A computed fold for a 157-nucleotide RNA from bacterium BMS3Bbin02, annotated as glmS glucosamine-6-phosphate activated ribozyme aptamer. The model forms 86% of the base pairs in the Rfam consensus. Its mean pLDDT, the model's own confidence on a scale to 100, is 82. The sequence was found by an Rfam model in a public genome assembly. Rfam family: glmS glucosamine-6-phosphate activated ribozyme aptamer. Gene Ontology terms of the family: catalytic activity and regulation of gene expression. By type it is a riboswitch.
[in-house]
RNA sequence: UGUUUUACUGAAGCGCCAGGCCUCGCUCCGGCGAGGCGACGAGGAAGAGGGUUAUCGAAGUUUUCGGCGGAUACCCUCUCGGCUGUUCACGGUCGAUACGUAGUGGUGACAAAACCCGGAAGUGAUUCCGGUGACAGAGCCCGCUACGACGUGAAGC
Numbered sequence: 001u002g003u004u005u006u007a008c009u010g011a012a013g014c015g016c017c018a019g020g021c022c023u024c025g026c027u028c029c030g031g032c033g034a035g036g037c038g039a040c041g042a043g044g045a046a047g048a049g050g051g052u053u054a055u056c057g058a059a060g061u062u063u064u065c066g067g068c069g070g071a072u073a074c075c076c077u078c079u080c081g082g083c084u085g086u087u088c089a090c091g092g093u094c095g096a097u098a099c100g101u102a103g104u105g106g107u108g109a110c111a112a113a114a115c116c117c118g119g120a121a122g123u124g125a126u127u128c129c130g131g132u133g134a135c136a137g138a139g140c141c142c143g144c145u146a147c148g149a150c151g152u153g154a155a156g157c
Stems, first nucleotide, its partner, number of pairs: 014069004019065001020037007040057003046079006080095005086155005099148008116131006
């Protein structure tokens, strides 16, 4: 260094790095080796599988760039479940906040990083910790309005 086995731990702005930029050392000045950077929170899951360019702002405008993989979003199939006046079957629609679309009011909404101050580690690029103290938006949800859908068959009442 590789392979195998066992145990433990570990995730969704999440994991990783071969582009790129930066640092240190060496150098025959052609490069070589080792390292660093590479997403700040809010929000988000019926189960399984597949597909796909997966919500909202903050910071920054040098890289939160670029690449690979993944992911609770969206679409499709199946299963389960709610509603569809009772039961069953089919169909429709959605997902335990369980009809759709559009508009509107409310709520969500005391964000975190950043900036500043201080401390620690490292030759360094950088990394970590503490403190003051701000500044968002969207979905979901509640109400109202308009439009559309609100079914078919059988049984029972």